Context: one part of a larger RNA
RNA sequence: CGUUAGAUGUUUGAGAGGGCUUGAAUCUAGUACGAGAGGACCGAUUUGAACAAACCUCUGGUGUAUCUGUUGUUCCGCCAGGAGCACCGCAGAGUAGCUACGUUUGGAAAGGAUAAGCACUGAAAGCAUAUAAGUGCGAAACCUGCCUCAAGAUGAGACAUCUUUUAAGGGUCGUUGGAGAUGACAACGUUGAUAGGCUAUAGGUGUAAAGUCAGUAAUGGCAUAGCCGAGUAGUACUAAUUACCCGUAGAUU
Numbered sequence: 001c002g003u004u005a006g007a008u009g010u011u012u013g014a015g016a017g018g019g020c021u022u023g024a025a026u027c028u029a030g031u032a033c034g035a036g037a038g039g040a041c042c043g044a045u046u047u048g049a050a051c052a053a054a055c056c057u058c059u060g061g062u063g064u065a066u067c068u069g070u071u072g073u074u075c076c077g078c079c080a081g082g083a084g085c086a087c088c089g090c091a092g093a094g095u096a097g098c099u100a101c102g103u104u105u106g107g108a109a110a111g112g113a114u115a116a117g118c119a120c121u122g123a124a125a126g127c128a129u130a131u132a133a134g135u136g137c138g139a140a141a142c143c144u145g146c147c148u149c150a151a152g153a154u155g156a157g158a159c160a161u162c163u164u165u166u167a168a169g170g171g172u173c174g175u176u177g178g179a180g181a182u183g184a185c186a187a188c189g190u191u192g193a194u195a196g197g198c199u200a201u202a203g204g205u206g207u208a209a210a211g212u213c214a215g216u217a218a219u220g221g222c223a224u225a226g227c228c229g230a231g232u233a234g235u236a237c238u239a240a241u242u243a244c245c246c247g248u249a250g251a252u253u
Base pairs, nucleotide, nucleotide: 001152005163006162007161008160009159010158011157015149016148017147018146021049022048023047024046025045026044027043033038051106052105053104054103055102059100060099061098062097066093067092068091069090070089071086072085073084074083075082076081110144111143112142117137118136119135120134169246170245171244172243173189174188175187176186177185194239195238196237197235198234199233200232201231203228204227205226211222212221213220214219
């Protein structure tokens, strides 16, 4: 820009893409078969490999949020307690998030039309013949079925609702993240839980400082403490103010 008024939401699916793998074991059954040795079809079940997708409950990794221990040094006048720097100083743990080494799921079933092949009925050719007319079975391949996209499918589809013009609706702007290079997408903007703060808490770390008690002291007890808390819930305390812009009926005579 088009889709012939403008919008919002929900869709159909022409078409396109993805997927399509396979082992072993058990039962049937030591059965059918076979002198024996050996040893099935068909059917049913279980468990794997590789591959793929999603996810983080578990097991791990990371986790320069966090907590703790500790070395050297500088500083806060000193002690105590802290802060800076030294690869995050080093070391031990570790929530969320992201992840695989982790977990879950998938390939199918079924239908259609067939290939090789196997057949029915059946003449030409009184027989025979699966074929000439006619009819059936038959494979990981083909068309569906499963997953994703999809009406610029210009063949531009459908349904529902809104607005008849200072409209409906959209954008700018702001608070943001299940999104993200930027656009975009998604949530919210006081008729408000969108982010921060605050409160509580799952969880992490591992028992703070000060005081007091015990001990000569190191240290231990009061203390499952203190600190953190990217998660969860609540709460308008702070910030989402005010406002502006686009949008405005065409076709035919």
RNAcentral holds the full RNA, with entries from ENA. Predicted 3D model of a 253-nucleotide part of an RNA (large-subunit ribosomal RNA, domain VI) from Chryseobacterium sp. HSC-36S06. The source organism's lineage runs through Bacteria, Bacteroidota, Flavobacteriia, Weeksellaceae and Chryseobacterium.